SAM riboswitch aptamer (S box leader) from Bacillus ndiopicus, 100 nucleotides, folded computationally. It matches the Rfam family "SAM riboswitch aptamer (S box leader)". Gene Ontology term of the family: regulation of gene expression.

[in-house]
RNA sequence: UUCUUAUCGAGAGAAGCAGAGGGACUGGCCCAGUGAAGCUUCAGCAACCAACAGUUAUGUCAGGUGCUAAAUCCAGCAGGUGUAUACCGACAGAUGAGAA
Numbered sequence: 001u002u003c004u005u006a007u008c009g010a011g012a013g014a015a016g017c018a019g020a021g022g023g024a025c026u027g028g029c030c031c032a033g034u035g036a037a038g039c040u041u042c043a044g045c046a047a048c049c050a051a052c053a054g055u056u057a058u059g060u061c062a063g064g065u066g067c068u069a070a071a072u073c074c075a076g077c078a079g080g081u082g083u084a085u086a087c088c089g090a091c092a093g094a095u096g097a098g099a100a
Stems, first nucleotide, its partner, number of pairs: 001100008013042005021031003025076004043068003048064002051060003072092001077089001079088003
């Protein structure tokens, strides 16, 4: 990188360095010098994998990842239902596990 599969309306931030961007992409709408991204330290969230207990269901656990503004921030589609607001599904994306 590609493929398969599960999940995505819950949860959880302070300090230091730094100095203008950030929220994947496009449009919108937001966040940001009352300090963005990034880096460091400390802290926290959770149960995908691992470990432990258990016949199972499940529980415990932060060791491996992940995450800590807003629903994956909202929408995106020659899709389905509906008069319509809307709902459902798909696509895309993110993360875990497995495979090539």